This is a predicted structure of a 150-nucleotide RNA (FMN riboswitch aptamer (RFN element)) from Lentibacillus salicampi. Model confidence (mean pLDDT): 80 of 100. Its Rfam family is "FMN riboswitch aptamer (RFN element)". Rfam's curators write: The RFN element is a highly conserved domain that is found frequently in the 5'-untranslated regions of prokaryotic mRNAs that encode for flavin mononucleotide (FMN) biosynthesis and transport proteins. This element is a metabolite-dependent riboswitch that directly binds FMN in the absence of proteins. In Bacillus subtilis, the riboswitch most likely controls gene expression by causing premature transcription termination within the 5' untranslated region of the ribDEAHT operon and precluding access to the ribosome-binding site of ypaA mRNA.The FMN riboswitch structure, reported in present an FMN-bound six-stem junction, adopts a butterfly-like scaffold, stapled together by opposingly directed but nearly identically folded peripheral domains. The model forms 100% of the base pairs in the Rfam consensus.
RNA sequence: UUCCAUCUUCGGGGCAGGGUGCAAUUCCCGACCGACGGUAAGGAGCAUGAUUGCAUGUUUCAAGUCCGUGACCCGCUUUGUCAAGGCAUGGCGGUGGAUCCGGUGUGAUUCCGGAACCGACAGUUACAGUCUGGAUGGGAGAAGAUGACA
Numbered sequence: 001u002u003c004c005a006u007c008u009u010c011g012g013g014g015c016a017g018g019g020u021g022c023a024a025u026u027c028c029c030g031a032c033c034g035a036c037g038g039u040a041a042g043g044a045g046c047a048u049g050a051u052u053g054c055a056u057g058u059u060u061c062a063a064g065u066c067c068g069u070g071a072c073c074c075g076c077u078u079u080g081u082c083a084a085g086g087c088a089u090g091g092c093g094g095u096g097g098a099u100c101c102g103g104u105g106u107g108a109u110u111c112c113g114g115a116a117c118c119g120a121c122a123g124u125u126a127c128a129g130u131c132u133g134g135a136u137g138g139g140a141g142a143a144g145a146u147g148a149c150a
Base pairs, nucleotide, nucleotide: 004147005146006145007144008143009142010141017029018028019027031130032129033119034118035069036068037067038066042061043060044059045058046057047056048055049054064117065116073094074093075092076091077090079088080087081086099115100114101113102112103111121133122132123131
C1' cells in the first nucleotide's frame, strides 16, 4: 500500500402564521426542507516566498434540478428451510422527479444576481415532499480495526 476477506461504529431534513369548512399540518394564501459518490473557476484555514493584499503548495467545505447511486414498487432468479402454501436470504433486470435567464470568464446548467421547478408507497372525518405507518427496518456510502497478498 491498489485490490481481497472478516468485523465494528456511523449513515435524512421539513407547514410558523392565516382562510374555508362538520371535518384539512392533506384544499387555498403563505411557510419550510434538500440522502450518498463524482465534477467545480467559489468560501475558509495553514505553510513558504514576495510584498500592499500577489504567487506557489496544501487541508477542508461547496450542485435538491449536471453525471451516476440509494430508498419504495414490479419482474426473473440463487441458496436455506417447510408436507405444502409460504418464510428467510443473496443476485440480476425494470420502473423511478425537477432549471432557465442575465453577468464574469479561455472555460460555469456548479460562482454572482434574478426568476422558476421537483419530491415513492400505504393510511386519513378532506386530495400530504413536511402528519401517521412499514421503519428500533433497509440503504448508496463514510470512518476505523484485524488478517492475507504484494